[in-house]
């Protein structure tokens, strides 16, 4: 330098191809239940407006452009 994959709660991950309804699930966290107590288990809740900017559209995490960052391949 070229090509490919990726960036979504504190961590991981689905959703993106085929735009629309409160953005999914697991772990963790907080409160409650259960228990003599702890763990386990059960219930509830908080937490991301989706890497950034611009564009298309009635409507964008999703489509388009540019840039940034991470991983891999090639030279």
């Nucleotide at each position: 330098a070229g090509c490919g994959g990726g960036g979504u709660g504190g961590g991981g991950u689905a959703g993106c191809c085929a735009g629309g309804a409160u953005a999914u699930c697991c772990c963790g966290c907080a409160g409650g239940g259960c228990u003599c107590a702890u763990a386990a288990c059960c219930c509830u809740g908080a937490g991301a407006c989706c890497c950034a900017u611009g564009g298309u559209u009635c409507a964008a995490a999703u489509c388009c452009a540019u840039g940034c960052c991470c991983c891999g391949c090639u030279a």
The prediction has a mean pLDDT of 84. This is a predicted structure of a 75-nucleotide RNA (transfer RNA) from a Thermoplasmata archaeon. Rfam family: tRNA. Gene Ontology term of the family: triplet codon-amino acid adaptor activity. From the family's description: Transfer RNA (tRNA) molecules are approximately 80 nucleotides in length. RNAcentral holds the sequence, with entries from ENA. Lineage of the source: Archaea > Methanobacteriati > Thermoplasmatota > Thermoplasmata.